[in-house]
This is a predicted structure of a 108-nucleotide RNA (SAM-I/IV (S-adenosyl methionine) riboswitch aptamer) from a Gammaproteobacteria bacterium. It was read from a public genome assembly, where an Rfam model found it. The source organism's lineage runs through Bacteria, Pseudomonadati, Pseudomonadota and Gammaproteobacteria. Rfam family: SAM-I/IV (S-adenosyl methionine) riboswitch aptamer. For this family Rfam cites "The aptamer core of SAM-IV riboswitches mimics the ligand-binding site of SAM-I riboswitches" (Weinberg et al., RNA, 2008). The family is grouped with related families in Rfam's "SAM clan".

RNA sequence: GCAAUGCAUCCAGAGCAGGACUGACGUCCUCACCAACCUGCCUCACCUGGGCAAGGUGGUGUCCGCCACGGCGGAGAUGUGGCCAACCUGGCAAUCAAUCAGGUACCC
Numbered sequence: 001g002c003a004a005u006g007c008a009u010c011c012a013g014a015g016c017a018g019g020a021c022u023g024a025c026g027u028c029c030u031c032a033c034c035a036a037c038c039u040g041c042c043u044c045a046c047c048u049g050g051g052c053a054a055g056g057u058g059g060u061g062u063c064c065g066c067c068a069c070g071g072c073g074g075a076g077a078u079g080u081g082g083c084c085a086a087c088c089u090g091g092c093a094a095u096c097a098a099u100c101a102g103g104u105a106c107c108c
Base pairs, nucleotide, nucleotide: 006080007079008078009077010076015031017030018029019028020027021026032060033059034058037056038055039054040052041051042050045104046103047102048101049100062075063074064073065072066071082092083091084090
């Protein structure tokens, strides 16, 4: 770089909050909280693991069927950074936290 007819997750966790709209279901906004998928940060250039939770999502109520009760299948959902510009292929923001381990490369 390619990939998406792909890959990963749906175990657990966390609001009886405030507000706007609606006949209702519900949708949206703010704040709080949860999680750790992406970006980022924490040793040291890189990788893996671990950690943090700033930036971007998401969540704070998954459903149905089968089962040998361990799970399996299907549906659906979420993620696979964001913003600005776009003629150049470019530019911008990201923590008061964590402040580690192994490996590779480089140097001596």